[in-house]
């Protein structure tokens, strides 16, 4: 996507036509109907009569109830489909032919009596027939083979028919047989005794083991018998490009069944749906003695179910039965009813209509959209409703449908729209609500406060009297692959060989015609599908014609290919001869080295073992060393991607036996070949059994270590085993993860075995057979393979695969002594599992390199006291943020009030602040007096000041006040909605692009490589060539010089001087401010590749980036900040806004970070004492603010001190409305801890660390902090193994929120399916035995008996009864199969 006998949800559901309508309980059925008819077969009874006759019917008799209608339980079958066949029957129908003569005895009805509740009978009398019987006749018929035997009939009614009997032929229908086709399972492999065949007999309409007696031992089966499960089959239907798949409603053909099982009767036909008998279950009636019944016919009821209709009308039509006919019967049939169940058609209005109405929704607030949509105006009437008329179906008559279809008239826009969807697939988007909730979902997935995915709304899309959901089937799915797939690594080659069946098979000739091809004939029902016509207004639907039905059977022909048969050949295969290589196999023998043990000698204290040790051995003499002996096992070197073997595998040497292979050569056989389901054999290690053997090694085990533990890795011991013989096992990553075979398709370089040629006699060329490396075509998803294929031959044969897990497991079978092996599922569960490659990230992987990263040094922190920040705790509040590095002297460049965001209390509500409206005033504002109050605030007094323009109008601007609302306001939330700014990796050297090239692609290349650098810096090479952002440079400061300028700066020389560059003067110097120069590996030597560069040197103020700044690539951390600012959304609006007073941010058991001061003599204290640079104030380089350490002198003399200064008491100063909470400083007094700091940890490579002071900002006041400044001024770096961080190349990866990843198993809890299980229970099919209904058949001694015979006794024949065989149901028994269930238990899944 298509389809449906569908069901469910929504639809206040318009109409019509044509179809369809218990898929489930073959469950049970109330009630009515569904098969009768014939008086022209018969007697009888009754009714009517116009006396002519007509009618009704129970019974006898005939025909029909074997059709029509229903259902699909059974059936895996000659049941069905298709095509054939011979040994048959056939009422009614047709054709031809012959006959229809003479008799007889009963019986129902009816009548009488009688039994029974009923159903239903019994006895007697008597009666008819187209009922029954006998005789006659027999052209043809049947049976016998003969001189033969046997067998019929029915009449009726009145003039013509209908019948009856025997026979022939036909038609129709039926019975039987055969070939082929017809579901799944091998965890069903053997089945079968009337079984297979024969002969005789019986039976049937007919063949036949259909039945029986005897004889034989057959028959079916791997091309799947038997068993089990499931199932009516077909035409067709549905899907599909086709091939296929699924299906078997309606319609049609066949079969089977009729409550369940069995049986026969009648008949032309049945073993009979609305017939009979018996048994069983169930239901009903009963007077308890007995009886009755069978909707899977049409309606209908109950039940079951998701689910399927009226107890309708009519025989008018089409058919059927009976009848001469009229006619009767017909739930077959034709109609109507119900149901959107389906298909088809029609309608629910048309035109115009912009104020683009109202209203809704959205909005950037302008507008947009619903939308010509509505309203309004003008029309129309299909359908519906009303009225009238009115067919066809019917033919002379007869119409259920039905006053229906149709036609005409009227009516009024009047009565008629829903459903699903809008994240992608997939056509269609916004707002609100919700906030991982509620919910959605076919798959992916959506929802955690801005949801096009949930719910609602507006809008839109799709279909339309329907729309959606669910279910089922096919398609897509080449995802079971015949058409049309695969197996090195994704699932998949049996461990290997031999070989049976089977499949396939070299060259040539002839022949046959099975396959094959062509042509003809028969059949392939109709309907359906398709094509062309036609009929209903169209369509659905119906009718006609054609084609098709791809099939089967049969006849004729052809002979290329396959096949069969016959013959020939040598290329495949094999044999023969001559050489050759080899750890090929089996057995026997033998050798040396080594280990171990034992004996003896020497010799002494350790040995052994390990990362380090210990267990262990040793003074009873070890280890070491020498000699001798014993025993077992394995064979160093040679040794090699070397050799041999089918694989497993095979290694000292010798001998014997033996398999295979290669090369060379000749002759021979003549396709003898390849593969190989089952089958058979071989088959490492471990393991098993029996018997040996046992040196070393060594599961188990013991001890010692390691460790958190260590049932391990390490060590010391040590038993099975390892070895031999025989017998099992039959598995391995049994791997080339690559089955076997044949042919073909570029090469190069090795190596092993053999041959040939040339000669240089150890080389070259060549050839056959092995074994490797690289590589082309080609193949492959890629990796890779590539004459030893994973290529080609769409070759041939075998094995195997079909998502992951469950599981190579369970059950069953087979094998095994066992261990176990082999064969081999399902339930359930997941949406993946997997392969190859790519980019990253990561690694207690590797290579190279860098950094105060380590190392070498110097000084600290961690211990003390204090300062400061944080956590925690406390609190009314201790406002908030920052959190590893990259939070913690951070935001804060400075909290007593303010700040201030927090808390308490008290006030205000258009508000402290902005814009707009109305009204009032002309100002406002400042200073001041007083009262209340904590203050905000409220009330009051006095003084100063008295807006601007003007068209002179409160007209305009401005200001203030009052009022009303729009609004203000928020340091409220979200830094995970954001902008901006910032931190960090990191001043690390990286990050990318264009074009080209390579790759299916992700991507790669460039950017890798060799050097070099601080650097992706530069050079060289290179399928790359270039470019960009970064690096560097350009910028600032410092260091040198030149030049210009010379005040307020400077003073060399000159003069004055109050001695101060103070003054004149000067601008040389210092300095200041501009402008320049200078450094570039430029020069030399060496090295390097003659490069880039590196090392050294010269010159120079400075040398290899001169030093220090500023400068921060692509990006990472949802890093930080909504409390700087801006801003979306949300929230508050007499408060989460605004104001005020007081308090808090300063709390304090404690923990951490950053600092200051110390612990002292390299010092403290006192005194003397020189030199500075920034900077600030200021109009200004004047001026002002300004040093300390060092150095010198004196003292202290190792102590809790003249160290240290905390803490506390007292007194003051300053700032400020105000120092209580809570400031700084000064003086006097007090004088704590602390004697250099555990684990750990930090900074720094030169004017650096360390040390000394100075200044500034903030600021009323407050610095141990921060930012700057100058003084004094070191030590060390061998080096890159290690720690940390980073860069680059490479490698592995099951990681990709990327190792802070991923992930395994037990245990605990819950749920699910499943195996085992003492058993229990149900069903089914067989078997054995018992019983044995009905009934056919057979027998018959009992009994009864109308037709015929009869000499009248009886007989023939028949019935009943009885007996026998068979025989359903039932019973018993032991096994079998399948299901359910079961305490407990096993593993599995989520």
């Nucleotide at each position: 996507g298509a389809a449906c006998g569908a069901a469910c949800g929504c639809u206040g559901g318009g109409c019509g036509g044509c179809a369809g309508g218990c898929c489930u309980a073959a469950c049970a059925c109330a009630u009515g109907c569904a098969a009768g008819u014939c008086g022209a077969g018969c007697g009888a009874u009754c009714c009517c009569u116009u006396c002519g006759g007509g009618g009704a019917u129970a019974g006898c008799g005939g025909c029909g109830g074997a059709c029509g209608g229903g259902u699909g339980a059974g059936u895996a079958a000659c049941g069905c489909g298709u095509g054939g066949g011979a040994a048959c029957g056939u009422a009614c129908c047709c054709u031809c032919u012959u006959c229809u003569g003479c008799g007889g005895g009963a019986u129902a009805g009816c009548c009488u009596c009688u039994g029974g509740a009923a159903a239903c009978g019994g006895a007697g009398a008597g009666u008819a027939a187209u009922a029954c019987c006998g005789c006659a006749u027999a052209c043809g018929c049947c049976c016998u083979u003969u001189u033969g035997g046997g067998g019929a009939a029915a009449g009726a009614u009145u003039u013509a028919u209908c019948g009856g009997a025997g026979g022939u032929g036909g038609a129709u229908c039926g019975g039987c047989c055969c070939g082929c086709g017809u579901u799944a399972g091998a965890u069903u492999a053997g089945g079968u005794a009337g079984u297979u065949g024969g002969u005789g007999g019986g039976g049937u309409a007919a063949u036949g083991g259909c039945c029986u007696a005897c004889c034989a031992a057959g028959c079916c089966u791997a091309c799947g018998a038997u068993c089990u499960a499931u199932a009516g089959c077909u035409g067709g239907u549905u899907u599909u490009a086709g091939a296929g798949g699924a299906u078997g409603a309606u319609c049609a053909g066949c079969c089977a069944c009729a409550c369940u099982g069995g049986g026969a009767c009648u008949g032309a036909g049945a073993c009979a749906c609305g017939g009979c008998c018996c048994a069983g279950a169930c239901u009903c009636c009963u007077a308890c003695g007995g009886g009755a019944g069978g909707c899977a016919g049409c309606a209908g009821u109950g039940g079951g179910g998701a689910a399927u209709c009226u107890u309708a009308g009519a025989c008018a039509a089409u058919g059927g039965g009976g009848g001469c006919a009229a006619c009767c019967c017909u739930g077959a049939u034709c109609u109507a009813g119900c149901c959107a169940u389906g298909c088809c058609g029609c309608g629910u209005g048309a035109g115009u209509g912009a104020c683009g109405a109202a209203g809704g929704u959205c909005u950037u607030a302008g507008g947009a959209u619903c939308g010509u949509a509505a309203a309004g105006c003008u029309c129309u009437u299909u359908c519906g409703c009303c009225u009238g008329u009115g067919a066809u179906g019917a033919u002379a008559a007869u119409g259920a449908c039905a006053g229906u279809a149709g036609c005409a008239g009227g009516u009024a826009a009047a009565g008629a729209a829903a459903c699903c969807c809008c994240g992608g697939c997939u056509a269609a988007c916004u707002c609100c609500g919700u906030g991982c909730c509620a919910g959605c979902a076919g798959c992916c997935g959506c929802g955690g406060u801005a949801a096009u995915a949930c719910g609602g709304a507006g809008g839109g899309g799709g279909u339309u009297a329907g729309c959606g959901u669910u279910g089922u089937u096919c398609g897509g799915a080449a995802u079971u692959a015949c058409u049309g797939g695969g197996c090195g690594u994704a699932a998949a080659g049996c461990g290997c060989a031999c070989g049976u069946a089977g499949g396939c098979g070299g060259a040539c000739c002839a022949u046959c015609a099975a396959g094959u091809u062509g042509g003809g004939g028969g059949u392939g029902a109709a309907a359906u599908c398709c094509c062309g016509g036609g009929g209903c207004u169209c369509a659905a639907c119906c009718c006609c014609g054609g084609a098709a039905c791809u099939g089967c059977c049969u006849c004729c022909a052809a002979a290329a290919c396959u096949g069969g048969u016959g013959g020939u050949c040598u290329g495949g295969a094999g044999u023969u001869c001559g050489a050759g290589a080899g750890a090929g196999g089996u057995g026997a023998g033998u050798g040396g080295a080594a280990u171990u043990g034992c004996g003896a000698g020497u010799g002494u204290a350790g040995a052994g073992g390990u990362g380090a040790a210990a267990u262990u051995c040793g003074u009873a003499g070890a280890u070491a060393u020498u000699c001798g002996c014993a025993g077992g096992a394995a064979c160093a070197u040679c040794a090699g991607u070397g050799g041999c073997g089918a694989a497993g595998g095979c290694g000292g040497c010798u001998c014997a036996c033996u398999g295979g292979c290669u090369c060379g050569a000749u002759a021979c056989u003549g396709a003898c070949g390849c593969u190989g389901a089952g089958g058979u054999g071989c088959g490492a290690a471990a393991g098993u059994g029996u018997g040996g053997g046992g040196a070393g090694c060594a599961a188990a085990c013991a001890g010692g270590a390691u460790u958190a533990g260590a049932u391990a890795c390490c060590c010391u011991g040590g038993u099975a085993g390892u070895c031999c013989a025989c017998a099992c096992c039959g598995u391995a990553a049994a791997c080339g993860a690559u089955g076997a075979a044949u042919g073909c398709c570029a090469g190069u370089c090795g190596u092993c075995g053999g041959g040939u040629a040339g000669c240089a006699u150890g080389c070259u060329a060549u050839u056959c057979g092995g074994u490797g490396a690289c590589a082309c075509a080609c193949c492959u998803a890629a990796c890779g393979g590539a004459u030893u294929a994973a290529g080609c031959a769409u070759u041939c044969c075998c094995g195997c695969c079909u998502g992951g897990g469950g599981a190579g497991u369970a059950c069953g079978g087979u094998c095994g002594c066992a261990a176990g092996a082999u064969u081999a599922a399902a339930a359930c569960u997941c949406a993946a599992a997997g392969g190859a490659a790519u980019u990253g990230a990561c690694g207690g992987g590797g290579g190279c390199c860098c950094g105060c990263a380590c190392a070498a040094g110097c000084g600290g922190u961690g211990g003390a006291g204090c300062a400061u920040g944080u956590g925690g705790u406390u609190u009314a509040a201790u406002u908030c943020g920052a959190a590893g590095c990259a939070a913690c002297g951070c935001g804060c460049a400075g909290a007593a009030c303010c700040u201030u965001a927090c808390c308490a209390a008290c006030c205000c509500u258009u508000g402290a602040c902005a814009u707009c409206g109305u009204g009032a005033u002309c100002g406002c504002g400042g200073a001041u007096c007083g009262u209340g109050g904590a203050g905000a605030c409220a009330c009051u007094u006095u003084c100063c000041u008295u807006c601007a323009g003007u068209u002179c109008g409160g007209c305009u601007g401005g200001a203030u006040c009052a009022c009303a609302g729009a609004c203000a306001g928020g340091u409220g939330c979200u830094g995970c909605a954001u902008g901006g700014c910032u931190g960090u990796c990191g001043u690390c050297a990286g990050c990318u692009c264009g074009u080209g090239u390579c790759g299916u692609g992700a991507g790669a290349u460039g950017u890798u490589c060799g050097g070099u650098u601080a650097a992706g810096u530069c050079c060289g090479g290179c399928a790359a060539c270039g470019a960009g952002c970064g690096c560097a440079a350009c910028c600032c400061a410092c260091a040198u010089c030149u030049u210009c300028a010379g005040u307020u700066g400077c003073c060399a020389g000159c003069a004055g001087u109050u001695c101060g560059g103070c003054u004149g003067g000067g601008c040389a110097c210092u300095c200041u401010g501009g402008a320049g120069a200078a450094a570039c590996u430029g020069c030399c030597c060496g090295u390097g590749a003659u490069a880039a560069g590196c090392g050294g040197g010269a010159g120079g103020a400075a040398g290899g980036u001169g030093u220090g700044g500023a400068u921060g690539a692509c990006g990472u951390c949802a890093a930080g900040u909504c409390c700087u600012c801006a801003u979306g959304g949300c929230c508050c609006u007499u408060a989460c806004g605004g104001g005020u007073u007081g308090g808090g941010c300063u709390a304090c058991a404690c923990a951490c970070g950053u600092g200051c001061u110390a612990c002292a003599a390299u010092g403290g204290u006192g005194g003397u004492g020189a030199c500075a640079a920034u900077g600030g104030g200021u109009u200004a380089a004047u001026c002002c603010c300004c040093a300390a350490a060092a150095a010198c002198c004196a003292u202290c003399u190792c102590a809790g001190u003249u160290c240290g200064g905390a803490u506390u008491g007292g007194g003051g100063u300053c700032u400020g409305c105000a120092a209580c909470u809570c400031g700084a400083c000064c003086c006097c007094a007090u004088g704590a801890a602390g004697u250099c700091g555990g684990a750990a940890u930090u900074g720094c490579u030169a004017g650096u660390a360390a040390u000394g002071g100075u200044a500034g900002g903030u600021c009323a006041g407050c610095a141990u902090a921060c930012u700057a400044c100058c003084g004094u001024g070191a030590a060390u770096a061998c080096g890159u193994u290690c720690c940390c961080g980073g860069g680059u190349c490479u490698u592995g990866u099951a990681c990709a929120c990327a190792c802070c990843g991923c992930c395994c198993g037990u245990c605990a809890c819950a749920c699910c399916a499943u195996g085992a299980g003492a058993g229990u229970u149900u069903a089914c099919a067989a078997c054995a035995c018992c019983c044995g209904a009905a009934g056919u058949c057979a027998g018959u001694a009992g009994u009864c008996u109308a037709a015929c015979c009869g000499u009248a006794a009886g007989g023939a024949g028949g019935g009943c009864g009885c007996u026998g065989c068979c025989g359903a149901a039932g019973g018993u028994g032991g096994g079998g199969u399948a299901g359910a269930u079961g305490a407990u238990u096993g593993g599995g899944g989520u």